[in-house]
Molecule: transfer RNA
Organism: Zongyangia hominis
RNA sequence: GCCGCAGUGGCGGAAUCGGCAGACGCAAGGGACUUAAAAUCCCUCGCUGGCAACAGCGUGACAGUUCAAGUCUGUUCUGCGGCA
Numbered sequence: 001g002c003c004g005c006a007g008u009g010g011c012g013g014a015a016u017c018g019g020c021a022g023a024c025g026c027a028a029g030g031g032a033c034u035u036a037a038a039a040u041c042c043c044u045c046g047c048u049g050g051c052a053a054c055a056g057c058g059u060g061a062c063a064g065u066u067c068a069a070g071u072c073u074g075u076u077c078u079g080c081g082g083c084a
Stems, first nucleotide, its partner, number of pairs: 001083007010026003019067001028044005046057004060076005
């Protein structure tokens, strides 16, 4: 230099043929149970604004296609593998 694969909440990791982003698990917070704890069970758990209801944003980055993109296209960054 060329080719291929991967990049998604704090971490791992899903998302069928383009149709509610974050299933599920871990970690974390609150509660129940307990004399107390462990275990177990229930709820919450991306970011910003808001008292709240709610609104907006969010899949490495920037563009594009589309009514609609994690998914398709282009460029680019990082990592891994292969070839030279």